[in-house]
Context: one part of a larger RNA
RNA sequence: CUCCUCAAGGAACUCGGCAAAAAAGCGGGCGUAACUUCGGGAGAAGCCCUGCCAUAUUUUUAGUAUGGCCGCAGCGAAAGAUCCCCUGGCGACUGUUUACUAAAAACACAGCUCCCUGCUUAACUGGAUAACAGGAUGUAUAGGGGGCGACGCCUGACCAAUGCCGGAAGGUUAAAAAAGAGAGGUGGUUGGAUGUUUUAAACUUCUAAUCGCUUGCUCUUUUAAGCCCCGGUCAAUGUCGGCGAUAACCUUGACCGUCCUAAGGUAGCGCAAUUCCUUUCCGGGUAAGUUCCGGAGCGCAUGAAAGGCGUAACGACUGGGGGACUGUCUCGAGGAGGUGCUCG
Numbered sequence: 001c002u003c004c005u006c007a008a009g010g011a012a013c014u015c016g017g018c019a020a021a022a023a024a025g026c027g028g029g030c031g032u033a034a035c036u037u038c039g040g041g042a043g044a045a046g047c048c049c050u051g052c053c054a055u056a057u058u059u060u061u062a063g064u065a066u067g068g069c070c071g072c073a074g075c076g077a078a079a080g081a082u083c084c085c086c087u088g089g090c091g092a093c094u095g096u097u098u099a100c101u102a103a104a105a106a107c108a109c110a111g112c113u114c115c116c117u118g119c120u121u122a123a124c125u126g127g128a129u130a131a132c133a134g135g136a137u138g139u140a141u142a143g144g145g146g147g148c149g150a151c152g153c154c155u156g157a158c159c160a161a162u163g164c165c166g167g168a169a170g171g172u173u174a175a176a177a178a179a180g181a182g183a184g185g186u187g188g189u190u191g192g193a194u195g196u197u198u199u200a201a202a203c204u205u206c207u208a209a210u211c212g213c214u215u216g217c218u219c220u221u222u223u224a225a226g227c228c229c230c231g232g233u234c235a236a237u238g239u240c241g242g243c244g245a246u247a248a249c250c251u252u253g254a255c256c257g258u259c260c261u262a263a264g265g266u267a268g269c270g271c272a273a274u275u276c277c278u279u280u281c282c283g284g285g286u287a288a289g290u291u292c293c294g295g296a297g298c299g300c301a302u303g304a305a306a307g308g309c310g311u312a313a314c315g316a317c318u319g320g321g322g323g324a325c326u327g328u329c330u331c332g333a334g335g336a337g338g339u340g341c342u343c344g
Stems, first nucleotide, its partner, number of pairs: 001337006008330002012328001017325001027049004035040001037150001051069007070074001083323007090315002095107002111148007124134003151310004156240003161237002163233005170228003177222006183215011195203002241259004268302001269299001280296005
């Protein structure tokens, strides 16, 4: 290490009956509760029988009935082998999952609901933004996406914020484009001034008016969605109060006042897989119970499709209790076989 046996007790072991033991087995008869979606629960539980011989009967060696016989034992055991019951939680169920530490209360599920999609390329998805393909040789009783998760009873208030949908009077607002203006650039005409050459003429520079052409720049006007704005929408994201005082014992507070808010948590459930204080309080179970079951409720910090509360059946899920059974233990003992080490 693998296996076998054990006085008396029988879970006192331990986080926990983990492991082991026990039970029963093939078949027949009787019998079988709560609850229930009437299908189940259920092989519930539990009790009894099983050999051989003779007779009768009948479908023959098989069945049934009656009587008798033997043993500790009659499916006379080689193999083959559900422990059961009571009561909670969670998940409806069968399924799926972390290949190699998690199989579950996680995922999925049928069902419910919301949103998108009217089809010449649907919505959506793959693809290099394409062709093309899936969707679909389908057409809103169809397809896609989200949430919840059988079934039963239900699903309250709030649209202030955020999101989405709809609206368009007004405000704000981009690039591009167009028009206009400015500021430049450039050319012509006329006038003036200046300089050069000997006047004229020509040329250089500056300047005023005017007529054109032109644009990196500046401003104005015209113009979108969006945002501001106006409405709708919560099985959209979400949210669902505080203080004071009050009844002829006390306590409590139906009632009242006040402040704030978009609205102040409805039905249910509740120390809960949620309760810190906390081993809450009361009851049950035990001789003794931080767990468990029932009840209570100012719930630190429950609550209604991140669904609420129930629920038969189901579960290698999880909590509590009981029976049976045992080396789990009181408490250890003996035996069989094997491995390693030491010695030889």
Predicted 3D model of a 344-nucleotide part of an RNA (large-subunit ribosomal RNA, domain IV) from a Pseudomonadota bacterium. Rfam family: Bacterial large subunit ribosomal RNA. The full RNA is in RNAcentral, with records from ENA.